[in-house]
């Protein structure tokens, strides 16, 4: 020193959690660095800390260490943002009520408040009048017969005087038809500047008497007090980013360390 075969190790790690603890599966970083069973209301162990089973490399640039690097995470700590929620306080708004004060008015000795008396409007009921409708009176027409009065003409009795009955005409009259400016009776009403009776007294007008100097409207303050609102200040929990400690630590790595057999 070089070759062959062993064999230790190797074949990912780490965080938070969970665990009496040590692993694992699961969830996060970093990265690619076997395979198959088991395994989170869990599966396996016992400080020598996954359990079984099997495979590939193999003393090596691979393994063990490891100064220095520091990805990420987890925990305190500051500051600011943000979403979500509260409403005790401070602060903003509005409503409501007490108490007090300002400014503009209106009506008032041509007479305020207050009291007193009557009266409209208002409800009814009844009288008149109107309007509308029916009816009667009035006027006109209007029975050929079965209404009346009169009954030419003609008929019947009669010896005659004279009577009878009665057609058409006229004249009225009944049912009925029309007229209508007028009289009356009856009914109706969302009829009337009316009239009379009663009722009522909240409200508006009005008129008399008492009184004898106030009544009243509107805007805006200042307190107190009780009730809504808002959530700027406060205040909880929650997220992002941040700045301080600490704490675990992935990768990377100067450099150190490293078995055995055989030949040669």
């Nucleotide at each position: 020193c070089c070759g062959u075969g062993c064999u230790g190790g190797g074949c990912g790690g780490g965080g938070a959690g969970c665990c009496a603890g040590c692993g694992g599966u699961g969830c996060c970083c970093u990265g690619u660095a076997c395979u198959c069973g088991c395994a989170a209301u869990c599966c396996g162990c016992u400080a020598u800390a996954g359990c079984g089973a099997g495979g590939c490399u193999g003393a090596u640039u691979u393994c063990c260490u490891g100064a220095u690097u520091g990805a990420g995470g987890c925990g305190c700590u500051u500051g600011u943002c943000c979403g979500u929620g509260g409403g005790a306080c401070u602060g903003u708004u509005u409503c409501c009520g007490g108490c007090u004060g300002g400014c503009c008015g209106g009506c008032g000795u041509u007479g305020a408040a207050g009291g007193c008396c009557g009266g409209g409007u208002c409800c009814u009921g009844u009288g008149c009048g109107g309007c509308a409708g029916a009816a009667a009176g009035c006027c006109a027409c209007g029975a050929a017969a079965u209404c009346c009065g009169u009954c030419a003409g003609g008929u019947c009795c009669g010896a005659a005087a004279g009577g009878a009955a009665g057609c058409a005409g006229c004249g009225g009259u009944a049912a009925g038809u029309g007229g209508g400016c007028c009289u009356u009776u009856c009914u109706g009403g969302g009829u009337g500047a009316c009239g009379c009776g009663g009722g009522g007294u909240u409200g508006c007008c009005u008129g008399g008497c008492u009184g004898g100097a106030g009544c009243u409207g509107g805007c805006g303050g200042g307190u107190c007090g009780g009730g809504g609102g808002u959530a700027a200040g406060c205040u909880a929990c929650g997220g992002g980013c941040u700045u301080u400690c600490g704490u675990c630590g992935a990768u990377a790595a100067a450099g150190g360390g490293u078995g055995c057999a055989c030949g040669g």
Model confidence (mean pLDDT): 80 of 100.
This is a predicted structure of a 264-nucleotide RNA (Bacterial large signal recognition particle RNA) from a Chloroflexota bacterium.
Rfam family: Bacterial large signal recognition particle RNA. The family's RNA type in Rfam is non-coding RNA gene.
It is recorded under the gene name ffs.
NCBI's taxonomy places the organism under Bacteria, Bacillati, Chloroflexota.